A computed fold for a 477-nucleotide part of an RNA from an uncultured prokaryote, annotated as small-subunit ribosomal RNA, 3' major domain.
Model confidence (mean pLDDT): 83 of 100.
The RNAcentral record of the full RNA draws on ENA.
[in-house]
Context: one part of a larger RNA
RNA sequence: UGACGGGGGCCCGCACAAGCGGUGGAGCAUGUGCUUUAAUUCGAUGCAACGCGAGGAACCUUACCUGGGCUUGACAUGCAGGGGACAGGUGUAGAAAUACACUCACUCUUCUUCGGACUCCUGUACAGGUGCUGCAUGGCUGUCGUCAGCUCGUGUCGUGAGAUGUUGGGUUAAGUCCCGCAACGAGCGCAAACCCUAUCUUUAGUUGCCAUCAGGUUAUGCUGGGGACUCUAGAGAGACUGCCGGUGACAAACCUGAGUAAGGUGGGGACGACGUCAAGUCAUCAUGGCCCUUACGAGUAGGGCUACACACGUGCUACAAUGGCGAGUACAGAGGGAAGCGAGACUGCGAGGGUAAGCGGAUCCCUUAAGCUCGUCGUAGUCCGGAUUGGAGUCUGCAACUCGACGCCAUGAAGUCGGAAUCGCUAGUAAUCGCAAAUCAGAAUGUUGCGGUGAAUACGUUCCCGGGCCUUGUACA
Numbered sequence: 001u002g003a004c005g006g007g008g009g010c011c012c013g014c015a016c017a018a019g020c021g022g023u024g025g026a027g028c029a030u031g032u033g034c035u036u037u038a039a040u041u042c043g044a045u046g047c048a049a050c051g052c053g054a055g056g057a058a059c060c061u062u063a064c065c066u067g068g069g070c071u072u073g074a075c076a077u078g079c080a081g082g083g084g085a086c087a088g089g090u091g092u093a094g095a096a097a098u099a100c101a102c103u104c105a106c107u108c109u110u111c112u113u114c115g116g117a118c119u120c121c122u123g124u125a126c127a128g129g130u131g132c133u134g135c136a137u138g139g140c141u142g143u144c145g146u147c148a149g150c151u152c153g154u155g156u157c158g159u160g161a162g163a164u165g166u167u168g169g170g171u172u173a174a175g176u177c178c179c180g181c182a183a184c185g186a187g188c189g190c191a192a193a194c195c196c197u198a199u200c201u202u203u204a205g206u207u208g209c210c211a212u213c214a215g216g217u218u219a220u221g222c223u224g225g226g227g228a229c230u231c232u233a234g235a236g237a238g239a240c241u242g243c244c245g246g247u248g249a250c251a252a253a254c255c256u257g258a259g260u261a262a263g264g265u266g267g268g269g270a271c272g273a274c275g276u277c278a279a280g281u282c283a284u285c286a287u288g289g290c291c292c293u294u295a296c297g298a299g300u301a302g303g304g305c306u307a308c309a310c311a312c313g314u315g316c317u318a319c320a321a322u323g324g325c326g327a328g329u330a331c332a333g334a335g336g337g338a339a340g341c342g343a344g345a346c347u348g349c350g351a352g353g354g355u356a357a358g359c360g361g362a363u364c365c366c367u368u369a370a371g372c373u374c375g376u377c378g379u380a381g382u383c384c385g386g387a388u389u390g391g392a393g394u395c396u397g398c399a400a401c402u403c404g405a406c407g408c409c410a411u412g413a414a415g416u417c418g419g420a421a422u423c424g425c426u427a428g429u430a431a432u433c434g435c436a437a438a439u440c441a442g443a444a445u446g447u448u449g450c451g452g453u454g455a456a457u458a459c460g461u462u463c464c465c466g467g468g469c470c471u472u473g474u475a476c477a
Stems, first nucleotide, its partner, number of pairs: 001477002003474003007471007015461002019425005026317008035307001042053002064303004070297001073126001077125008088103006107117003128292002131290003137286002139281003142277001144275001149188006155164003168179003194269004199237007209226002213224003240263001243257001245255003319418001323377007336365002340359002344355001346353002384415001389410003393406003431453007
C1' cells in the first nucleotide's frame, strides 16, 4: 500500500421488512447428471452451467456408431507427361456410394492445324482434420456492476515503499455539485449528446380520415367532395430547479406551491471506466505449437443424438364456481407475405380438400382473447382435470417404423393448493389474456416482440445477502 475481521462509523440496492404471485407435491414438455448403449457426437458446471451454444436432430443437418466402398482425394494452386469437348440422358448390378455398357457430340479464341481457356487420367509438390492445447493466443462474451469509482502531469511532504490531490463539512442517483484545504490542473468513467414514448404548432393529404354539403344503399367513407378531426412522417416548440415561499454557511442543495401534456434524471432503450475471475469459447471465425496422412481425411446406406431404474433445474397444464360448458355480442398493437399470404361461396363433424378473387401490400391476407349478456351445472374426483391407451383419419415431405404435428370417436390416470426450503416483482409494474415474428418443407409449453384488463404494499434499516466511503487491528501478500 492492499486484502481480510463473527472491529467501529456513515450510506445504498426487491437486500430485509410490508405485500402480491410462484417454485418445491401431481401429470406432461424441455435441459442436465447418473446409468445404459455399437453409438447414445461435442462443449457449458456456485452466483455468472442446466427451454444454455441449438433462432427449431425423421433423411440432410451430424461432428457419433455399424456396414459396404475411395486414396493428389469432396475443396485450392502449381509443375511434368498423356488424352478428350465437358456436361447431360438411358439401361444393368447394388442399400446407396459406385462400377459397367450404350447414346448424345453443341462453347470461346487463333481459325488451316497446332496451341490456350475448359475438362479427364497418371505422377509429384500438396490438400484436408468439428483431432489436442481457451493454462501459448487474437477476436468476441459473461461477471462484480450502470456499482461510482480508476488514474495521470506538475508541485509539496517522506531516507524510502509511498502520501497528498481523491481526505474533511454539507449535498447528490452519481468522485454530482458547493465550501474548506499544499495543493493546482487534467484524463477514463457519471451526466449530457443518440433512439422510442407522453403535449402542442406547422408542412403534406394516399392506400389513411369523414365534421360540414350533396347523391345512393337493406347496410357500409359506398360515391362526388372536403383537410376540419384521427392518423401517417418531415420540420419545429416544450422542462431549465426557470418562477413564488420556506430551510440552509449569504453556497451547493433540499422541502412545498403555482402554472403545465409532462417537474425535479418525466418513462423506456442503446451506451458497461481501470480492472477481477489463468471465468467461457481452438466446435462461429482467425491463429502458434503438437498430432493424423490408403486415415484422426473424404463419399455412402442404415442406426444414434429421441435410450430410461433414478436425481436436479427451467417451464406448461391443473386441482375448479372470481369456475367449466353452451348461445349471443364488443374493443388492439406490432410484425410477416410471391416456390408466398390466401378472402369468398362449395365440400367435410373436424384437422382439411378442390376451386379461386385480391395483394410485392397504410389498399389484400386481418374476425384477438380475457370482457359483457343469457342459460346450465351445485361441491362431487364432478359437465373439474386432462395424462395414458385403442380405433379409424388429415397435412408436410423421396420417406413419418425407430422418431413429426394436428383433427375425430372412444378411454378418462395422477391431482382436492403442495414439507424443509426457495424465487420474482415498487406501476401501466406484478398478476392475468390473447396476437405476431425469427428459425422453418413439416415440427414450440421455448425465445424475441406486441397490445388488452390491471392490483396490493413499502412503518422503517435492528437483522440476512451484495456493494460504496472513512477509520481501526493483523502471526496475511